[in-house]
This record gives sequence, structure tokens and C1' cells, in this order.
RNA sequence: CAUUUAUCCAGAGUGGUGGAGGGACUGGCCCUAUGAAGCCCGGCAACCGAUAACGACGGUGCCAAUUCCUGCGGAUUAUUCCGAGAGAUAAAGA
Repeated sequence: CAUUUAUCCAGAGUGGUGGAGGGACUGGCCCUAUGAAGCCCGGCAACCGAUAACGACGGUGCCAAUUCCUGCGGAUUAUUCCGAGAGAUAAAGA
């Protein structure tokens, strides 16, 4: 990183450090000095490995808000629903 498959309405800290940003992108709407990102510790989960099996031991992943909503199409109709796309993660893979 082209591509393939699966999942994305559950779950997870009143900790330490750090100091201003963060929620992919667009438009919104939010979070944040009552302390953002990052790092450490802690935790959640169970995709892969390992195991006869169990279990959480190893490799990831994740820990505000449905993937925060939305961006294209359809139905309904003035509110909702469905599908696609985009994105994320895992496992394959040139």
C1' cells in the first nucleotide's frame, strides 16, 4: 500500500507526566486550563496466534458523543428509514 473478507447502536481511569490542542477529511456540532495531543501506568475487547479444551499467555486494536452527525442515491415526507461511498480495525494479499 492495489485488492479480498469480516466487523463498526456493547465495553473500558476522579491515576502519573505533559502543557494546547483534539474529534480522519468537508460542512456542522462538540470536547478542552474543572487541563487537549503525546508518553507511562491502568482498563476494555476477543480479530489472529498459542492450547485437546478452558481461560486472556503472545501479536494487534480500542478506552467523550452510533464511525458524534453529515457529504452520494432512493423511499418517506418535513421527520425518519434503507443502501452506497468514505474512514477505522483485524486477517489475508501483489